Model confidence (mean pLDDT): 80 of 100. Predicted 3D model of a 73-nucleotide RNA (transfer RNA) from Chelonia mydas. RNAcentral holds the sequence, with entries from Rfam.

RNA sequence: GGCUCCAUAGCUCAGUGGUUAGAGCACUGGCCUUGUAAACCAGGGUUCACAAGUUUGAUCCUCGCUGGGGCCU
Numbered sequence: 001g002g003c004u005c006c007a008u009a010g011c012u013c014a015g016u017g018g019u020u021a022g023a024g025c026a027c028u029g030g031c032c033u034u035g036u037a038a039a040c041c042a043g044g045g046u047u048c049a050c051a052a053g054u055u056u057g058a059u060c061c062u063c064g065c066u067g068g069g070g071c072c073u
Stems, first nucleotide, its partner, number of pairs: 001072007010025004018056001027043004050064001052062002
């Protein structure tokens, strides 16, 4: 330098062109306990890395860019 994959909540990840974006763990409060943990109940948190385009509508499709992984030279 070329090809390819990935980027969504604090962490690990799912998700589909369609109207409120989710799970588990974590966090907060409650319940329970002599106390802690576990279990149970409730809650907060993500403008989907960034920017542009296509579309009636984009987390999703296209282009660019940034960062990371792999392969080739």